Notes
Predicted 3D model of a 97-nucleotide RNA (Guanidine-I riboswitch aptamer) from Pueribacillus theae. The prediction has a mean pLDDT of 83. The source organism's lineage runs through Bacteria, Bacillota, Bacilli, Caryophanales and Pueribacillus. Rfam family: Guanidine-I riboswitch aptamer. From the family's description: This family represents a conserved RNA structure found upstream of the ykkC and yxkD genes in Bacillus subtilis and related genes in other bacteria. The function of this family is unclear although it has been suggested that it may function to switch on efflux pumps and detoxification systems in response to harmful environmental molecules.
[in-house]
């Protein structure tokens, strides 16, 4: 200087909005308005948490067994999906170091 790799799933959290529910409003009582409404449902992290599986190297009793390890990780703008938004997806991307 160049290139590659840095696993998957589930549950949850930070966070997020407004389909549904609830809540609030109304001399439009509704296929209404409001997320400048705490919330339940809902979405939800590569750089948050836990677990399981996987992977690497060992052990011996060869098993649905067991031990250790699985590191590090600054980051826009813009676009996309859904009802909508987002630490979701593009994306461990551009760029930076």
């Nucleotide at each position: 200087a160049u290139a590659a790799u840095u696993g998957u799933u589930u549950u949850c959290u930070a966070g997020g909005g407004u389909u549904c529910c609830g809540c609030a409003g109304c001399u439009u009582u509704g296929c209404c308005u409001g997320g400048a409404c705490u919330g339940g449902u809902c979405c939800g992290a590569g750089a948050g948490a836990a677990a399981a599986c996987g992977c690497a190297c060992g052990g011996u009793u060869u098993a649905c067994c067991u031990g250790u390890g699985u590191a590090c990780a600054c980051g826009g703008a813009g676009g996309g999906a859904u009802a909508a938004a987002a630490g979701c997806c593009c994306g461990g991307g551009a760029g930076g170091a």